Transfer RNA from a Candidatus Hodarchaeota archaeon, 76 nucleotides, folded computationally.
Its mean pLDDT, the model's own confidence on a scale to 100, is 81.
Its Rfam family is "tRNA". The family's RNA type in Rfam is transfer RNA. From the family's description: Transfer RNA (tRNA) molecules are approximately 80 nucleotides in length.
Lineage of the source: Archaea > Promethearchaeati > Candidatus Hodarchaeota.
[in-house]
RNA sequence: GCGCUGAUAGUCUAGUCUGGUAGGACUCCAGCCUUCCAAGCUGGCUGCCCGGGUUCAAAUCCCGGUCGGCGCACCA
Repeated sequence: GCGCUGAUAGUCUAGUCUGGUAGGACUCCAGCCUUCCAAGCUGGCUGCCCGGGUUCAAAUCCCGGUCGGCGCACCA
């Protein structure tokens, strides 16, 4: 340099192919339960890497960028 691929909450992760209320686990907060703690139960807070395009509607499709991974090429 070329190609492929990934980026979702404080942490991990599903969903993207085929556009239509963003889901789960852990953590955290509140309540219930308990003599107390832990565990358990209920509820809550927090998220789609950045910019643009298409569309009634974009995490999802398209273009560009940033960062990571893999392969190839170059290596005087």